Predicted 3D model of an 822-nucleotide part of an RNA (large-subunit ribosomal RNA, domain II) from a marine metagenome. The full RNA is in RNAcentral, with records from SILVA. Rfam family: Eukaryotic large subunit ribosomal RNA. The literature on the family includes a 2001 paper in Science by Yusupov et al., "Crystal structure of the ribosome at 5.5 A resolution". Rfam links the family to the GO terms ribosome and structural constituent of ribosome. The coordinates come from a structure-prediction model, not an experiment, and the mean pLDDT is 80.

Context: one part of a larger RNA
RNA sequence: GAGGACGAAAUGGUUUUCUUUACCCCGUCUUGAAACACGGACCAAGGAGUCUAACAUAUGUGCGAGUACAGGGGUGGCAAACCCCCGUGCGCAAUGAAAGUAACAGUGGUUGGAAUUUUUGCACAAUCCGCCGGCCUCAAUCCUACGGGAGAACGGUCUGAGUGUGAGCAUACAUGUUGGGACCCGAAAGAUGGUGAACUAUGCCUGAAUAGGGUGAAGCCAGGGGAAACUCUGGUGGAGGCUCGUAGCGAUUCUGACGUGCAAAUCGAUCGUCAAAUUUGGGUAUAGGGGCGAAAGACUAAUCGAACCAUCUAGUAGCUGGUUCCCUCCGAAAUUUCCCUCAGGAUAGCUGCGAUCGGAGUUCAAUUUUAUCAGGUAAAGCGAAUGAUUAGAGGUUCCGGGGGCGUAAUGCCCUCGGCCUAUUCUCAAACUUUAAAUGGGUAAGAACUCGGGGUUGCUUAAUUGAACCCUGCGGUCGAAUGACGGUCGCUAGUGGGCCACACCGGGUAAGCUGGUUUGGCGAUGCGGGAUGAUCCGAACGUGGAGAUAAAGUGCCAAAGUGCUCGCUCACCUAGAUCCCACAAAAGGUGUUGGUUCAUAUAGACAGCAGGACGGUGGCCAUGGAAGUCGGAAUCCGCUAAGGAGUGUGUAACAACUCACCUGCCGAAUGAACUAGCCCUGAAAAUGGAUGGCGCUGAAGCGGGCCACUUAUACUCCACCACCAGUGCAAGUGUUUAGCGCUGGUGAGUAGGAGGGCGUGAGGGUCGUCGUGCAGCUCGUGGCGUGAGCCAGAGUGAAACGGCCCUUAGUGCAGAUCUUGGU
Numbered sequence: 001g002a003g004g005a006c007g008a009a010a011u012g013g014u015u016u017u018c019u020u021u022a023c024c025c026c027g028u029c030u031u032g033a034a035a036c037a038c039g040g041a042c043c044a045a046g047g048a049g050u051c052u053a054a055c056a057u058a059u060g061u062g063c064g065a066g067u068a069c070a071g072g073g074g075u076g077g078c079a080a081a082c083c084c085c086c087g088u089g090c091g092c093a094a095u096g097a098a099a100g101u102a103a104c105a106g107u108g109g110u111u112g113g114a115a116u117u118u119u120u121g122c123a124c125a126a127u128c129c130g131c132c133g134g135c136c137u138c139a140a141u142c143c144u145a146c147g148g149g150a151g152a153a154c155g156g157u158c159u160g161a162g163u164g165u166g167a168g169c170a171u172a173c174a175u176g177u178u179g180g181g182a183c184c185c186g187a188a189a190g191a192u193g194g195u196g197a198a199c200u201a202u203g204c205c206u207g208a209a210u211a212g213g214g215u216g217a218a219g220c221c222a223g224g225g226g227a228a229a230c231u232c233u234g235g236u237g238g239a240g241g242c243u244c245g246u247a248g249c250g251a252u253u254c255u256g257a258c259g260u261g262c263a264a265a266u267c268g269a270u271c272g273u274c275a276a277a278u279u280u281g282g283g284u285a286u287a288g289g290g291g292c293g294a295a296a297g298a299c300u301a302a303u304c305g306a307a308c309c310a311u312c313u314a315g316u317a318g319c320u321g322g323u324u325c326c327c328u329c330c331g332a333a334a335u336u337u338c339c340c341u342c343a344g345g346a347u348a349g350c351u352g353c354g355a356u357c358g359g360a361g362u363u364c365a366a367u368u369u370u371a372u373c374a375g376g377u378a379a380a381g382c383g384a385a386u387g388a389u390u391a392g393a394g395g396u397u398c399c400g401g402g403g404g405c406g407u408a409a410u411g412c413c414c415u416c417g418g419c420c421u422a423u424u425c426u427c428a429a430a431c432u433u434u435a436a437a438u439g440g441g442u443a444a445g446a447a448c449u450c451g452g453g454g455u456u457g458c459u460u461a462a463u464u465g466a467a468c469c470c471u472g473c474g475g476u477c478g479a480a481u482g483a484c485g486g487u488c489g490c491u492a493g494u495g496g497g498c499c500a501c502a503c504c505g506g507g508u509a510a511g512c513u514g515g516u517u518u519g520g521c522g523a524u525g526c527g528g529g530a531u532g533a534u535c536c537g538a539a540c541g542u543g544g545a546g547a548u549a550a551a552g553u554g555c556c557a558a559a560g561u562g563c564u565c566g567c568u569c570a571c572c573u574a575g576a577u578c579c580c581a582c583a584a585a586a587g588g589u590g591u592u593g594g595u596u597c598a599u600a601u602a603g604a605c606a607g608c609a610g611g612a613c614g615g616u617g618g619c620c621a622u623g624g625a626a627g628u629c630g631g632a633a634u635c636c637g638c639u640a641a642g643g644a645g646u647g648u649g650u651a652a653c654a655a656c657u658c659a660c661c662u663g664c665c666g667a668a669u670g671a672a673c674u675a676g677c678c679c680u681g682a683a684a685a686u687g688g689a690u691g692g693c694g695c696u697g698a699a700g701c702g703g704g705c706c707a708c709u710u711a712u713a714c715u716c717c718a719c720c721a722c723c724a725g726u727g728c729a730a731g732u733g734u735u736u737a738g739c740g741c742u743g744g745u746g747a748g749u750a751g752g753a754g755g756g757c758g759u760g761a762g763g764g765u766c767g768u769c770g771u772g773c774a775g776c777u778c779g780u781g782g783c784g785u786g787a788g789c790c791a792g793a794g795u796g797a798a799a800c801g802g803c804c805c806u807u808a809g810u811g812c813a814g815a816u817c818u819u820g821g822u
Base pairs, nucleotide, nucleotide: 025040026039027038028037041822042821043820044819045818046817051180052179053178054177055176056175057174059172060171061170062169063168066090067089068088069087071085072084073083074082075081094101095100108128109127110126111125112124129164130163131162132160133159134158135156136155141150142149143148183322184321186319190312191311192310193309194308195307201286202285203284204283205282206281207280208279209278212244213243214242215240219236220235221234222233223232224231225230248273249272250271253269254268256267257266288304290300291299325756326755327754328753329752330751335348337346338345339344349494350493352490353489354488355487356486357485358484363483364482365481367480368479369444370443371442372441373440379434380432381431386428387427388426391423393421394420395419398418399417400416401415402414403413404412405411448475449474450472451471452470453469454468455467456466458465497521498520499519500518502516503515504514505513506512526537527536528535541719542718543717544716545715546714551709552708553707554693555692556691560706562705563704564703565702566701567700575695586680587679588678590677591676592675593674594673595672596671597670598669599668607664608663609662610661611660613637614636615635619631620630643658647656648655720746721745722744723743724742725741726740727739728738757811759808760807761806762805763804764803765802766801767800768799775795776794777793778792780791781790782789783788
């Protein structure tokens, strides 16, 4: 350490019930779903990215200037395998429209390719130079029917999908694209060929059927009248797409019954017609873009604005719905351009995966600093330009209007405008001298700096300069902060967006519409806002501890009935926390502060009391007007003071009162404005909401202070996963696809990638099984993050499993899914 027997308790597993807390139903389209948006009663079984061809890219394998295979032949026990030959595909040479022509074994030069020393190379990147083809220029030379033709060499600002010691071919697998039914289900349509007139429409042929009444046409008869024509009266007669009405045929109303019916059109009553354009049997004719139609697009077999059946056909659908196991890592877009484009695509962007180069201060940055550059928004300005615009003042050679003095004057004077001058008021998206903040570009070195030499068709008077090349010495890295960066290949999804602070356009406004920057939601949970996509706080592995954010601390409900200073009383209905779930103008002698101006011990304000006179009945006007209907004026005297009068009043007077003065009293008083709370303004339909209760020296409003509560955020610890860095080949053990150490990170829809679980079949290998396989059942036990797996008990009665490969009709909750069952 393994197995067996016995075995208590604790931890634990599972199930049921009760209490408390949290908690809206999944799937789906959507900016947004718990939705009064759609699908969904329940169970079982079935049920959707497959196969093939071509191409692209990545990876593995075989051979390699070749490679692979069809065909033929040979060896061979074989149709396998091996060998040989020929052919074909792709590759090994390009370029040009074509005729045609056609790349030097100089392994071309320079820089990079670090580090410790050197050298060279491969491959690579940048750049230059040769070579090949095309084109252009210039043409020696040759031919010539003198028209022309062929054309080496030197060269070029041009050009190629070339070349400078090949890299391909085949195959497997993965992903993507396209064609195929092409992930699955689904049309309205279109075409071809047939079947129907047993329903019904209409014609024709041949049959059948249709009470009883009413009305009383023509014709006829009799009588009367009349000269006659003829007429009147009474009968007779029995006509009619006439009438009442049965059968029949139909179907108006009750909008009756019924409405999972008796019935996929019926029943009852009522109603229309009822001798004819009547009803009806049988036969026959007309057929689908056709028929038939007293015409309603009616009818054509429960089907008709084009029948039914089969086929093309798995028709197509930019549209709807559905699309099946797990974990881990990364992770969007609703924008650009184009489209008979606006429910869709392509294109760029954003994403993932892979490859490759460099790497510890090289290099990089949505940052700061320093330096520098561009700009014309905000603001400002208008006694600056442009444009708009108010008011006076001064001036006048001049212009226009009016007036006075003049016979008149380019005379004088007055006046209104223009105009001029200095001021003044107010403005501008398409005005501006000036001019921010924020934002943007560039730079902060080795590819540099300094010196020497060279080339050139450019430049200069000039070996002067400019550009480039060669070479040498020295400098050791030239602001801060933070960090691993660069490049290439393939590529899904997206291409309906919405919200908020700020700034703009439209609009009276909008939970309206259109933009910009940033941040969110979408794709996202958590604490708070009672409730909630977007607000405030803060983004998430699992468990524990501590201390916080926003918000809170009367009770619901964790934490203060905490301390301190003010304010507030609200009887239609006080108030109570961003977004946010409203209230205004206007008012108040409610109360509390403030500002300004007045009055006051020379006694105010308020209260009580006294006086309130004379000229004068002022003047005018009036029927009258004596302070007081009205008009214009508004003095004087005496006084402490008294208006040619503030109201009441009279026909007019009178009388009362006020202003004004004084006495008593003895200290503050008056007015206007302003802003806190409170009040009015303030009316709606079910009963109702600071979230509820409730709260008044608050549990309200406005300040200050301390303490406390709690998020998946922060700190620490443990564990899991991923990523990065780094150590270890040997021993006691052991799979480098391993074992350790250190550090960081952990959200996620569409989507991508990786690793796993499970099912059927085939091969290999190792096993189980009548001493009981598979399957099924289970309040049984264990392992794994999970898909799942293992064990046990029971049932069952004959097959089954692990591992390594290969392969696929391989995983269901949804599709008004299909079939069956309840």